A computed fold for a 348-nucleotide part of an RNA from an uncultured prokaryote, annotated as small-subunit ribosomal RNA, central domain. Its Rfam family is "Bacterial small subunit ribosomal RNA". The full RNA is in RNAcentral, with records from ENA. The prediction has a mean pLDDT of 88.

Context: one part of a larger RNA
RNA sequence: CUGGGCGUAAAGCGCGCGUAGGCGGUUUGAUAAGCUGGAUGUGAAAGCCCCGGGCUUAACCUGGGAAUUGCAUACAGAACUGUCUGACUAGAGUACAGUAGAGGUGAGUGGAAUUUCCUGUGUAGCGGUGAAAUGCGUAGAUAUAGGAAGGAACAUCAGUGGCGAAGGCGACUCACUGGACUGAUACUGACGCUGAGGUGCGAAAGCGUGGGGAGCAAACAGGAUUAGAUACCCUGGUAGUCCACGCCGUAAACGAUGUCAACUAGCCGUUGGAGGGCUUGUCCCUUUAGUGGCGCAGCUAACGCGAUAAGUUGACCGCCUGGGGAGUACGGCCGCAGGUUAAAACUC
Numbered sequence: 001c002u003g004g005g006c007g008u009a010a011a012g013c014g015c016g017c018g019u020a021g022g023c024g025g026u027u028u029g030a031u032a033a034g035c036u037g038g039a040u041g042u043g044a045a046a047g048c049c050c051c052g053g054g055c056u057u058a059a060c061c062u063g064g065g066a067a068u069u070g071c072a073u074a075c076a077g078a079a080c081u082g083u084c085u086g087a088c089u090a091g092a093g094u095a096c097a098g099u100a101g102a103g104g105u106g107a108g109u110g111g112a113a114u115u116u117c118c119u120g121u122g123u124a125g126c127g128g129u130g131a132a133a134u135g136c137g138u139a140g141a142u143a144u145a146g147g148a149a150g151g152a153a154c155a156u157c158a159g160u161g162g163c164g165a166a167g168g169c170g171a172c173u174c175a176c177u178g179g180a181c182u183g184a185u186a187c188u189g190a191c192g193c194u195g196a197g198g199u200g201c202g203a204a205a206g207c208g209u210g211g212g213g214a215g216c217a218a219a220c221a222g223g224a225u226u227a228g229a230u231a232c233c234c235u236g237g238u239a240g241u242c243c244a245c246g247c248c249g250u251a252a253a254c255g256a257u258g259u260c261a262a263c264u265a266g267c268c269g270u271u272g273g274a275g276g277g278c279u280u281g282u283c284c285c286u287u288u289a290g291u292g293g294c295g296c297a298g299c300u301a302a303c304g305c306g307a308u309a310a311g312u313u314g315a316c317c318g319c320c321u322g323g324g325g326a327g328u329a330c331g332g333c334c335g336c337a338g339g340u341u342a343a344a345a346c347u348c
Stems, first nucleotide, its partner, number of pairs: 004320003007303002012317001014201004021194003025088003029084003033081002035077003039073004049065006091191001092188004096183004103177007110154001115149007125136002162169002206247006215241002220236004258316006266294012278281001298305002322348003331341004
């Protein structure tokens, strides 16, 4: 080194792109590096093992053989792998015509509601709770009508519906822009898969600078509750939440399930296409890409999974190896905070 695993027991990087590397479709010819075969040389002796011999036996001594699984050289072979060469189209991709979509970025626009302000009507309460009080109100509140301002979010539609690699995305319009799916033909001709390092994206909170601030609301203040109440409830309320630019790089970043490919009973929904049928319907059938519910075989410790696999296999990467110490110390790298990488002593 060779092991067993990773949905829930320890274990899938939050998610992409991609370097090295690993792996790689069908076929022609060549080559002979890997590979196979016998040959030659070498692989000291002793020892081990086998067959004999000598000490009365044995230990011991001794003869022969085997073994020494290796290395080198030349020769032969050509299925597979590699390399070179020519071809192919089933993988991958391009062109064309369509389709659906909260995919992304920027700009503009809209209505409902909350709040504040102004004006009118109007008068003693309002608000809040389990009950209250703090609070607001005769300096005219709450309620109601009209007007104005400003910020944030977009009811209904809305759907185990859609889109996106993930985070995530929901008013409307326009501009720019990424991907997916379907159909039929043409083209390229293995251009592919994975991916250590690397690099980009990455909720919320938080940080820096400058704006903005309606509602909500950590902190904070007050009122209650209570034995107490640094809480739950109530009245207020600042950061923040919003915008621009820059950082941070973490989450139960979850399907707690890495990516890609192939194969393996059925049944019922639903979304986007394509084709077909007749009895033309709120219809049926076939097929395809998603998204859900059951379920056979099989798998699983069980729960459950079950063509969207946790089944049967292959390729590549990541990770685990008793609990605590500890995701800590030290060191490195990055950062403003902190993050990442990551032990040991000791102990049970």